[in-house]
RNA sequence: CCGAUAUAGCUCAGUUGGUAGAGCAACUGAUUUGUAAUCAGUAGGUCUUCGGUUCGAGUCCGAAUAU
Repeated sequence: CCGAUAUAGCUCAGUUGGUAGAGCAACUGAUUUGUAAUCAGUAGGUCUUCGGUUCGAGUCCGAAUAU
């Protein structure tokens, strides 16, 4: 200098801009003598940071940071 990535505790989606999701993990309950497994449910997010465009930005534009 060029390219890619940054979203829940972890791994990752997010379909031409319109209320942020899944799996695993965690917690609660049921089941069991108990554990595991299984079933039902709950909680968990400054979408790396700053600025811009827009009625509206995770998404588009610019810069920075980290890998």
Molecule: transfer RNA
Organism: Oribacterium sinus